[in-house]
Predicted 3D model of a 159-nucleotide RNA (glmS glucosamine-6-phosphate activated ribozyme aptamer) from a Thermomicrobiales bacterium.
RNA sequence: ACCGUAUUCAUAGCGCCUGGACCUGCCUGGAGGACGCAGGUUGACGAGGUGGAAGCGUAUCGAACCACUCGGCGGGUCGCUUCCCGGCUGGCAAAGUCGUGACGGAUAUGGAUAAACCGAUUCGGUAACGAGUCGACAGAGUCCUUUCCGAACUGCCCA
Numbered sequence: 001a002c003c004g005u006a007u008u009c010a011u012a013g014c015g016c017c018u019g020g021a022c023c024u025g026c027c028u029g030g031a032g033g034a035c036g037c038a039g040g041u042u043g044a045c046g047a048g049g050u051g052g053a054a055g056c057g058u059a060u061c062g063a064a065c066c067a068c069u070c071g072g073c074g075g076g077u078c079g080c081u082u083c084c085c086g087g088c089u090g091g092c093a094a095a096g097u098c099g100u101g102a103c104g105g106a107u108a109u110g111g112a113u114a115a116a117c118c119g120a121u122u123c124g125g126u127a128a129c130g131a132g133u134c135g136a137c138a139g140a141g142u143c144c145u146u147u148c149c150g151a152a153c154u155g156c157c158c159a
Base pairs, nucleotide, nucleotide: 014074015073016072017071019070020042021041022040023039024038025037026036045062046061047060051084052083053082054081055080056079057078085099086098087097088096090157091156092155093154103150104149105148106147108145110143111142118135119134120133121132122131123130124129
């Protein structure tokens, strides 16, 4: 250094690559080209988001780019349905509704250390390209605040 085993940590625009694109080499008396072969590179930039299990489904927001974040496979904190657990009431059930900041809907105001691209620059690689440093700018089903509307119609107990 490589391989195997065990353990720990990290990672959901998360992981992987056989299509495509790109790079290098080979195919020669010399040069160029085509096809092919071999090896390699690239293949989603952050913000935001998790009660447990199962099923179904193209799972929020903007930035960049316009051979591309294209294409393929797997996964996933999203949505709906069912069950379980839990919250919402003076207590126990039920109904409804939600998910630990835990009834629903609407309206208005304000907020967010964005990161990559790009520019400069350092290191690694023959190269494609990779890993860093410095510099700016977002939006939402996100957060805070404001106003209004609706559901809670049931049974028993207590005050």
NCBI's taxonomy places the organism under Bacteria, Pseudomonadati, Thermomicrobiota, Thermomicrobia, Thermomicrobiales.
Rfam family: glmS glucosamine-6-phosphate activated ribozyme aptamer. By type it is a riboswitch.